[in-house]
C1' cells in the first nucleotide's frame, strides 16, 4: 500500500413497518332501558356439565307495538413517536384474565420454525361487513446480491438466492 475473516458504527428498499393522540363516518335506530299487550315458569352470570349467587305468580323466558338509545374493535383523514426482522404469523410450554371447577377467548414471557417489501386476484378464517386483518396459492412490480451475456464502462437483459442478508467505514482485533 492492497486485500481476508470476525466484531463495532452508520445507512438503503417505499403507497415501507409498528404505535399514540385528535377528528369523521360506519357499527345502528342495533344492543340495552322503559311502557302496554299476549304469554304462564323459568331466566341471568363467555360454554356442554356440576356448584354458587341474583331476579321471578307483586308475573320469568319468548313474541308484538310504542318511546328512548349507546359503546368497543376495525376503517378514512390529520399531527406525532419509535424504527428497517422494521414487523407479522405457526407450534409448544408457563403466567395472568374469569362467579368456583373444567374448557374457551384475550394479554404476556420463553423456545423453535416461516416470511426481503408492497400490490392485485382466488380460496379459507376472523368481523356487523363487499371494509380491514391473518394464512395458503398465483401473477407481474420493486430493492439487494450472485452467475452469464451485453454496454456509451454511469448501463441493459436473462436466470437464481435470501434479511443471522446488502452497502459504506481514515473504528477494533486477526491474517495474507
Nucleotide at each position: 500500500u492492497a486485500g481476508u475473516a470476525c466484531a463495532g458504527u452508520a445507512g438503503a428498499g417505499g403507497c415501507g413497518c409498528a404505535u399514540u393522540c385528535u377528528u369523521u363516518a360506519u357499527a345502528a335506530g342495533u344492543a340495552g332501558g322503559c311502557u302496554u299487550g299476549u304469554g304462564g315458569a323459568a331466566a341471568u352470570c363467555u360454554g356442554a356439565g356440576g356448584g354458587g349467587a341474583u331476579u321471578a305468580u307483586c308475573g320469568a323466558a319468548a313474541c308484538a307495538a310504542g318511546c328512548u338509545a349507546a359503546a368497543a374493535g376495525g376503517a378514512g383523514a390529520g399531527a406525532g413517536u419509535g424504527c428497517c426482522g422494521a414487523a407479522g404469523g405457526a407450534u409448544a410450554u408457563g403466567a395472568u384474565u374469569u362467579u368456583c371447577c373444567c374448557a374457551a377467548u384475550a394479554u404476556u414471557a420463553u423456545a423453535u420454525c416461516c416470511u426481503g417489501g408492497g400490490u392485485a386476484u382466488g380460496c379459507a378464517g376472523u368481523u356487523a361487513a363487499g371494509a380491514g386483518c391473518u394464512g395458503c396459492a398465483u401473477a407481474a412490480c420493486u430493492g439487494u446480491c450472485a452467475u452469464c451475456a451485453u454496454u456509451u464502462u454511469a448501463u441493459u437483459g436473462a436466470u437464481g438466492g435470501a434479511g443471522c442478508g446488502c452497502u459504506a467505514u481514515c473504528u477494533g482485533u486477526u491474517u495474507u
This is a predicted structure of a 176-nucleotide RNA (Lysine riboswitch aptamer) from a Bacillota bacterium. Rfam family: Lysine riboswitch aptamer. Rfam links the family to the GO term lysine biosynthetic process. Rfam's curators write: Riboswitches are metabolite binding domains within certain messenger RNAs that serve as precision sensors for their corresponding targets. NCBI's taxonomy places the organism under Bacteria, Bacillati, Bacillota.